[in-house]
Context: one part of a larger RNA
């Protein structure tokens, strides 16, 4: 000087407290461990792994296993030689396919020629590797933490390592600002500049409207700055209250993540040093089938419930944001339905997905029961996608009707249009195991006296047998 302390002081944070809703018990989905297996490919493991890489494992993907094949190779560049209508195409046989074997069509493409291009075969140089090392690396990322810190120049102090500045008082979300002070400046961070949103003005108008129009869309501008008032305060910074205002003290949200820590993660996204395999049983390449979905069990994240603030039926109402050409697919018709048929419109403010969005409201039934709660499981019949739904898809109809009566110790999220409840869309995608993720709107709370305690962070200080 650090680091640490079941040392101290101050301070902050959904850290606690005050509240609301959950997890932990049940069933199911997904992930992980374990077990099993020919293989159950690999990575990730407290916080910072476990609905994570994977924003789509039936084949493919696919890296794993079994079997069958290929060896200058599936793709790339160069060279040599031989052959050949350059090429392409077709047929037959073996085969699960890949692949292998035989044959046919054609009888010469460019160039005057030399030759060239292309293909096959043989050979050479090489390719290839999701093989190892993230403790050789780049790049990227998580975390402390959007915490307020981190560092330098000159000067001062010290024999020196170092220190000061960055400490102190007040203040702030903030090393934010004010004051003082052997410090004065500066850089990276903070803030602001950027985007969205809330209010107003204005221009334009594809869509909208019969038209005018504009609550809508797209541009431009204004507006909020402690600007004004009162009180406090060192007359300062600032704090508390008020006025006006759509909005008030950072208006709300996002993007933005300093120096560094964890030899943190990733050689399987990519790149890359070194090492290994590379030819006849390859760690390369192709194919078929299987596996990644395997089930005594344990953990994690979720979905659905256990009901009357509810379930069922009928009727009625109100969104936002997205997507659409091998696409979205209307009206009409068939079917209980999934769906089929049909084919209008739309490269979209015009048409479609898409409807009355659902929760909600009104009426009726159920009357506290394992039930008209709950829907697992199983049987049967179908629909759709796709070469193909056995392993291993989703959906529909009928039947079946399990556990579960609010969950031990413990533990998680959240401070406002938030939590909670409700539905809608998208990416990936033939289809989908999506209850996931990312967005969107609808309804819409409770509580915060506060900082004694728990957890974590910051500043100063103190002790130390640690570095």
């Nucleotide at each position: 000087a650090g680091a640490c302390g079941g040392g101290g002081a101050c301070u902050c944070a959904c850290a606690c407290a005050a509240g609301c809703g959950g997890u932990g018990g049940a069933u199911c989905a997904c992930g992980u461990g374990g077990c099993u297996u020919a293989a159950u490919u690999c990575g990730a493991c407290g916080a910072u792994a476990a609905g994570c890489g994977a924003g789509g494992a039936a084949c493919c993907u696919u890296a794993c296993c079994a079997a069958g094949g290929c060896u200058u190779g599936a793709a790339a560049c160069u060279c040599u030689a031989a052959u050949g209508a350059a090429a392409u195409c077709c047929u037959u046989c073996c085969g699960a396919a890949a692949g292998g074997a035989a044959g046919g069509c054609c009888c010469u493409c460019c160039g005057a020629a030399a030759g060239g291009a292309c293909a096959u075969u043989a050979g050479a140089g090489c390719a290839g590797c999701u093989g190892c090392u993230g403790c050789a690396u780049g790049g990227u990322u998580g975390u402390c933490g959007u915490c307020a810190g981190c560092a330098g120049g000159u000067g001062g102090c010290u024999u020196g390592a170092g220190u000061u500045g960055c400490u102190c008082c007040c203040u702030u979300a903030a090393a934010u600002g004010g004051g003082g002070a052997a410090a004065c400046c500066u850089g990276c961070g903070c803030a602001a500049c950027c985007c969205u949103u809330a209010c107003c003005c204005u221009a334009u108008g594809u869509u909208u409207u019969a038209a005018a129009u504009g609550u809508c869309a797209u541009g431009g501008g204004g507006g909020a700055c402690u600007g004004c008032c009162u009180a406090g305060g060192a007359u300062a910074a600032c704090u508390a209250g008020g006025a006006g205002g759509a909005a008030g003290g950072u208006g709300a949200g996002g993007a933005u993540g300093a120096c560094g820590c964890c030899a943190a993660a990733u050689c399987a996204g990519c790149a890359u040093g070194g090492c290994c395999c590379u030819u006849u049983g390859a760690u390369g390449c192709c194919u078929u089938g299987g596996g990644c979905u395997g089930c005594a069990c344990a953990c994690g994240u979720g979905a659905u419930a256990c009901a009357a603030u509810g379930g069922a039926a009928a009727u009625g109402a109100c969104a936002a944001a997205g997507g659409g050409g091998u696409g979205c697919u209307a009206a009409g018709a068939g079917g209980u339905a999934a769906c089929u048929u049909g084919g209008a419109g739309c490269a979209a403010a015009u048409c479609c997905c898409a409807u009355c969005a659902a929760a909600c409201a009104u009426u009726u039934c159920c009357u506290c029961a394992a039930u008209u709660c709950g829907g697992a499981u199983u049987g049967a019949g179908g629909u759709c996608u796709g070469c193909a739904a056995c392993c291993c898809g989703a959906c529909c109809u009928c039947a079946u009707g399990a556990a579960g009566u609010c969950g031990g110790a413990a533990u998680c999220g959240c401070u406002a249009g938030u939590a909670a409840c409700c539905g809608u869309a998208g990416a990936u995608c033939a289809g989908c195991c999506a209850u996931g993720c990312u967005a969107c709107g609808g309804u819409g709370a409770a509580u915060a006296u506060g900082u004694c305690c728990c957890u974590g962070g910051g500043u100063c200080u103190u002790g130390u047998a640690c570095u």
A computed fold for a 467-nucleotide part of an RNA from a Patescibacteria group bacterium, annotated as small-subunit ribosomal RNA, 3' major domain.
Its Rfam family is "Bacterial small subunit ribosomal RNA".